[in-house]
């Protein structure tokens, strides 16, 4: 220096061209309880790594670059 793979709410992870970007933990509120870190209801919180492109339209496709991890000389 070369190839791959990956980069989505605080972690984790789904979507892969047209959903308000699910979902579980976590984190806040309320119920419940002798108490509660349990159970039960609810709510907040991601401009989708960054720039540019293709498209009517991009998280999803193309480029380059950052950042990890894998692997070749």
């Nucleotide at each position: 220096g070369g190839g791959c793979c990956a980069g989505u709410g605080g972690u984790a992870a789904a979507g892969c061209g047209g959903a308000u970007a699910a979902u579980a933990c976590g984190u806040c509120c309320g119920c419940c309880u002798c108490c509660g870190g349990a159970g039960c209801g609810g709510a907040a919180g991601a401009u989708c790594g960054c720039a540019g492109g293709u498209u009517c339209g991009a998280u999803c496709c193309c480029u380059g670059c950052c950042u990890g991890g894998c692997u070749c000389g």
Notes:
RNAcentral holds the sequence, with entries from ENA. A computed fold for a 73-nucleotide RNA from Rhizophlyctis rosea, annotated as transfer RNA. Its mean pLDDT, the model's own confidence on a scale to 100, is 80. Taxonomically the source falls in Rhizophlyctis (Eukaryota, Opisthokonta, Chytridiomycota, Chytridiomycotina). Rfam family: tRNA.